[in-house]
Context: one part of a larger RNA
RNA sequence: CUGGGUGUAAAGGGAGCGUAGACGGCUGUGCAAGCCAGAUGUGAAAGCCCGGGGCUCAACCCCGGGACUGCAUUUGGAACUGUGUGGCUGGAGUGUCGGAGAGGCAGGCGGAAUUCCUAGUGUAGCGGUGAAAUGCGUAGAUAUUAGGAGGAACACCGGUGGCGAAGGCGGCUUACUGGACAGAAACUGACACUGAGGCUCGAAAGCGUGGGGAGCAAACAGGAUUAGAUACCCUGGUAGUCCACGCCGUAAACGAUGAAUACUAGGUGUCGGGGUACAAAGUACCUCGGUGCCGCCGCAAACGCAUUAAGUAUUCCACCUGGGGAGUACGUUCGCAAGAAUGAAACUC
Numbered sequence: 001c002u003g004g005g006u007g008u009a010a011a012g013g014g015a016g017c018g019u020a021g022a023c024g025g026c027u028g029u030g031c032a033a034g035c036c037a038g039a040u041g042u043g044a045a046a047g048c049c050c051g052g053g054g055c056u057c058a059a060c061c062c063c064g065g066g067a068c069u070g071c072a073u074u075u076g077g078a079a080c081u082g083u084g085u086g087g088c089u090g091g092a093g094u095g096u097c098g099g100a101g102a103g104g105c106a107g108g109c110g111g112a113a114u115u116c117c118u119a120g121u122g123u124a125g126c127g128g129u130g131a132a133a134u135g136c137g138u139a140g141a142u143a144u145u146a147g148g149a150g151g152a153a154c155a156c157c158g159g160u161g162g163c164g165a166a167g168g169c170g171g172c173u174u175a176c177u178g179g180a181c182a183g184a185a186a187c188u189g190a191c192a193c194u195g196a197g198g199c200u201c202g203a204a205a206g207c208g209u210g211g212g213g214a215g216c217a218a219a220c221a222g223g224a225u226u227a228g229a230u231a232c233c234c235u236g237g238u239a240g241u242c243c244a245c246g247c248c249g250u251a252a253a254c255g256a257u258g259a260a261u262a263c264u265a266g267g268u269g270u271c272g273g274g275g276u277a278c279a280a281a282g283u284a285c286c287u288c289g290g291u292g293c294c295g296c297c298g299c300a301a302a303c304g305c306a307u308u309a310a311g312u313a314u315u316c317c318a319c320c321u322g323g324g325g326a327g328u329a330c331g332u333u334c335g336c337a338a339g340a341a342u343g344a345a346a347c348u349c
Base pairs, nucleotide, nucleotide: 003321004320005319006318007303008302012317014201015200016199017198021194025088026087027086028085029084030083031082033081034080035077036076037075038074039073040072041071042070048066049065050064051063052062053061054060091191092188093187094186096183098181103177104176106174107173108172109171110154115149116148117147118146119145120144121143125136126135162169163168206247207246208245209244210243211242215241216240220236221235222234223233258316259315260314261313262312263311266294267293268292269291270290271289272288273287274286275285276284277283278282298305299304322349323348324347331342332341333340334339
């Protein structure tokens, strides 16, 4: 390389948009590059294969045929691919109507709780633990009542509920705004799918500048525990956690399962929409889209998956190829740094 693979054995890129490329619905017709058929030329000889012959056989040699799967020219064919042109509506999209949603962004508002401050009541303890101690408290704490300040997070509703491409999103309200879904069928007419590079987004921690700082809390200090205790437990406590702007670009970024399309038994719950029947309330049934559980066929090493496939197929991308060395070294790119990305070999089993 081929082949075989990628839920858990090595292996799906963190996610999206999209360039080149690859691939692509139904139908009429033209061309003939690919494709198919015929003819002609060429495809040196030797070698190879088949048949025959010569050295006593064989190796070796000679003769005839085949083959030389190729190339060129030419004459035709038109199913498929390609290409030109015309049409179609089922894929895709636009418009219209309707409801659902923690989708995003900006502003405003609210109540509970913690902490702190002020004032009142009140007196000797509080706090904490397995038990204690450090700590707080007669300079009046804890408890309780009233008032105030400030920051952060939004109990109940809340749900294998919803939305989002992923990361993620949860008090209420206003403005702006993205997407999905259902119905009817008006319009466009293959405009599709995938996507190397590229661009954008991307939890937490971390970094830069400036704010903010209630609670929590790496580091740190003290008290315990212990043989020791640089821990687990306790009392404190700084970065940080929060906001604005900029960077970082990684995670068990997980469904450890790339995207798209089609097909392949059912049952049951739930979310959003539509329809039919029964006069209605309601119930039953059908249907589209999501989200769960159970379960055939099939698949699988097993576990399990099973119309939300890990089944049956097609298209495109990414990735794997024994363990260690090693996600290391070197080089390069990016970054303020931390580091990230790319990514070996010797050697060894």
This is a predicted structure of a 349-nucleotide part of an RNA (small-subunit ribosomal RNA, central domain) from an uncultured bacterium. It matches the Rfam family "Bacterial small subunit ribosomal RNA". The coordinates come from a structure-prediction model, not an experiment, and the mean pLDDT is 90. RNAcentral holds the full RNA, with entries from ENA, Greengenes and SILVA.